FMN riboswitch aptamer (RFN element), 156 nucleotides, folded computationally.
[in-house]
RNA sequence: CGAUCUGUUCAGGGCGAGGUGCGAAUCCUCACUGGCGGUAUGUUCAGUAUUGAACGAGCCCGCAAGCACUGUAUAUGGGUAAACAGCCAUAUCGCAGCUGCCGAACCGGUGUGAAUCCGGUGCCAACGGUUAUAGUCCGGAUGGAAGAACAGAGUC
Numbered sequence: 001c002g003a004u005c006u007g008u009u010c011a012g013g014g015c016g017a018g019g020u021g022c023g024a025a026u027c028c029u030c031a032c033u034g035g036c037g038g039u040a041u042g043u044u045c046a047g048u049a050u051u052g053a054a055c056g057a058g059c060c061c062g063c064a065a066g067c068a069c070u071g072u073a074u075a076u077g078g079g080u081a082a083a084c085a086g087c088c089a090u091a092u093c094g095c096a097g098c099u100g101c102c103g104a105a106c107c108g109g110u111g112u113g114a115a116u117c118c119g120g121u122g123c124c125a126a127c128g129g130u131u132a133u134a135g136u137c138c139g140g141a142u143g144g145a146a147g148a149a150c151a152g153a154g155u156c
Base pairs, nucleotide, nucleotide: 002156003155004153005152006151007150008149009148010147016030017029018028019027031136032135033125034124035063036062037061038060042055043054044053045052046051058123059122066101067100068099069097070096071095072094073092074091075090076089077088078087105121106120107119108118109117127139128138129137
């Protein structure tokens, strides 16, 4: 210095205006928002320099949340003449998965090289709820989590 393990802390933003209407932060026009890791021809800083550091993609690659499925733990019920196990069902905001589903980009410019830079124009956003259809309101969620930082160790 790296790995591994343990612990702690942290880990999501956004409806303002107008229109229609009995009623809309849900429809229409404009507005507003962009989790985490990777990738990098950009920007800034440091150094005499090789070079180093920080930042740099919603729509490129992957991850998370959500749903399904499979496995599994416990409890209860069913089943059985009765009992245990198997088996079936339900519950536990259970647990696990190297399982499935899971959104969206083009054009121009520069350049050896750009799906990331610069310019332009587009597009996307779980589930349940609601006087009316929700990325922006309410709810599961004072939850979970990709991951980040820090601390530690009779370990490698």
The coordinates come from a structure-prediction model, not an experiment, and the mean pLDDT is 79.